[in-house]
Parts: sequence; C1' cells; structure tokens
RNA sequence: GAGAAGGGCCAACCCGGCGUAAGUCGGGGGCGCAAAGCCAACGGGUCCCACGGGGAUAGCCAGCUACCGAA
Repeated sequence: GAGAAGGGCCAACCCGGCGUAAGUCGGGGGCGCAAAGCCAACGGGUCCCACGGGGAUAGCCAGCUACCGAA
C1' cells in the first nucleotide's frame, strides 16, 4: 500500500461430529480481508458455565512476525 504478480485466508448459511453453554472440528460455500498469519499463562474488551473457580473468542483493539515492490 496498487489501476500489480504469485498466491493465501474464509463471513453468513447448509451437512456431520464434539461441548451444559459460549463455541469448536471436518466437508461444502464465499461476505469480505494487505496481515482475516501468530498470540488468550503474558495487555485491554466481549461471551459462557457445572460458578470457592473454570471455559470460550484473534474476522474487536493492542502486541509479534511475514510475501511482493508501483506511488
């Protein structure tokens, strides 16, 4: 950060599985994304529960790392 290149990821929804739930895994499917890669114990926020405590969310913000090379 584009009027590129090689590509990548995968929203909603559907099917099957797991979970009390939030949610998650696989297949299909693509709304979108220049980090939609990583990070939840070690920032903030939000959500769930069987609530002395546990669990979830990274496509919410922050942090870390990476390909390309027009302006």

A computed fold for a 71-nucleotide RNA from a marine sediment metagenome, annotated as c-di-GMP-I riboswitch aptamer. Its mean pLDDT, the model's own confidence on a scale to 100, is 82. RNAcentral holds the sequence, with entries from MGnify.